[in-house]
RNA sequence: GGGCCCAUAGCUCAGUUGGUCAGAGCGCACGGCUGAUAACCGUGAGGUCACAAGUUCAAAUCUUGUUGGGCCCA
Repeated sequence: GGGCCCAUAGCUCAGUUGGUCAGAGCGCACGGCUGAUAACCGUGAGGUCACAAGUUCAAAUCUUGUUGGGCCCA
């Protein structure tokens, strides 16, 4: 220098041939249960879907660029 893959909640991930509230498990907070703790049950908070631009009535999803990480070639 060239090519490919990845980036979604604190952590691990699902969701993509665009479509009407962005989700799960774990964790966290509160409550229930218990003599108490764990476990278990319920409720809740938490995300500008890496960043920017474009296409579209509509973008986490498509296109381009940038950033960061990984792999391969030279």